[in-house]
RNA sequence: GCGCCCGUAGCUCAAUCGGAUAGAGUCGCAGACUUCUAAUCUGUUGGUUACAGGUUCGAGUCCUGUCGGGCGCG
Numbered sequence: 001g002c003g004c005c006c007g008u009a010g011c012u013c014a015a016u017c018g019g020a021u022a023g024a025g026u027c028g029c030a031g032a033c034u035u036c037u038a039a040u041c042u043g044u045u046g047g048u049u050a051c052a053g054g055u056u057c058g059a060g061u062c063c064u065g066u067c068g069g070g071c072g073c074g
C1' cells in the first nucleotide's frame, strides 16, 4: 500500500428483511432480609449506536468518506 471483518451503557453482549419508547447480564446506587457483613431478592441511574455526510416517510441496520482495532496478502 491492497483486501476482509469489527466499533451499541463503566465492562461483556443482544437488537428479525429498515418500522412503534435501543434492551439483557454485570458493575454502581437505594431498599428488603441479617446483630453486622457476605449471599439472595426488589427497585433504579447510566447511550451523540466511533465520527461526518447521503438515501428513505422512517437508519444501530443500507451507501460514501474519515478514525480506531483485528486478520490476511505484498
Base pairs, nucleotide, nucleotide: 001073002072003071004070005069006068007067010026011025012024013023019057028044029043030042031041032040050066051065052064053063054062